Predicted 3D model of a 109-nucleotide RNA (SAM riboswitch aptamer (S box leader)) from a soil metagenome.
This record gives sequence, C1' cells and structure tokens, in this order.
RNA sequence: CUCAUCCAGAGGGGCUUAGGGAUACGGCCCGACGACGCCCCGGCAACCACCGCACAGCGGCAGGUGCCAAUUCCGUCCCAGAUCGCGUGGUGCGCCUGGGAAAGAUGAG
Repeated sequence: CUCAUCCAGAGGGGCUUAGGGAUACGGCCCGACGACGCCCCGGCAACCACCGCACAGCGGCAGGUGCCAAUUCCGUCCCAGAUCGCGUGGUGCGCCUGGGAAAGAUGAG
C1' cells in the first nucleotide's frame, strides 16, 4: 500500500500501583471492593495453514496469529428521514434514527 472483517463470543490467579477506555475535544463509563499494565493458567473465535466432501461452497481440526467491560463505548465530517424543541425578515439550529466517509484494530498478501 491492497483486500476482508469489526452490533456475536470468551475469566480466574499472581505481581505491580494510579490512573485507564488508540489519538484531540466532548459525553459516558472502568478504577484502592485494585482498574490499566505484565506473567501463568483457562477460555472464545476461526483470518491463515492443514484435512475431508457431493467443491461459486460446506464441514472438520486447532498448528500460526488474534481476542476475552461497554458496537471499534458513543459523538465529531458528509448524505437522507421523522417527531419534538428553539430561532430568524429569510436561509436555519439542537435532539433522534438510518446510511456512508475518515481514523483505528485484526488477519491475509
């Protein structure tokens, strides 16, 4: 850089100690009943590898990764829609819903 996926799923112990949830801001959460991080064990899943078959695919296995609070925690940028609220002389704004983008994560190349 390219492609695919990202509303499912999966926790105990030990060590450590104050912040943590990628980044900036806002929101909302987690955290001395010890979060985050590291290690051990356990588990989830099935991208790749491998095996089988009736092969646009399906099934199996669990070797290489990955993952185990909250949708990638939510929003931010664009488009569409609906109700309500607010507002202007007029174009509107906020909230909500849906879709997309951006950014990010993981895998494969």